Predicted 3D model of a 122-nucleotide RNA (SAM riboswitch aptamer (S box leader)) from a marine eukaryotic metagenome. Its Rfam family is "SAM riboswitch aptamer (S box leader)". Rfam links the family to the GO term regulation of gene expression. From the family's description: The SAM riboswitch is found upstream of a number of genes which code for proteins involved in methionine or cysteine biosynthesis in Gram-positive bacteria.

RNA sequence: CUCAUUAAGAGUGGCUGAGGAAUCUGGUCCGAUGAAGCCACGGCAACCGGUCGGGACGCGCCGUCCCGAUGUCCAGGUGCCAAAUCCAGCCGGCUUGCAUGAAGAUGUGCCGGGAAGAUGAG
Repeated sequence: CUCAUUAAGAGUGGCUGAGGAAUCUGGUCCGAUGAAGCCACGGCAACCGGUCGGGACGCGCCGUCCCGAUGUCCAGGUGCCAAAUCCAGCCGGCUUGCAUGAAGAUGUGCCGGGAAGAUGAG
């Protein structure tokens, strides 16, 4: 950089000691009944891999490729284990979204998309 996924799932103990939920802003939430970090053990099963089945091609029980099943075939690699990636921020739509207001406007909801991030594969 490209592609896919991003409302599923899964925590205890020890060390430590005040912050944390990526970043900024706003909100909300978690936290001395112990945050983050590190370690141990445990767990989850997203992607990859393996496995199995089918198919195509090449001379073949071999090789390459395609399709499918699958964690009740295997936790091997990466990863993950509060809350939707905690929510919003940008754009569009919703007869005039809705509320307040005389209006400008302010606040706010739903849906879709985007940005950014995360994870995997290349």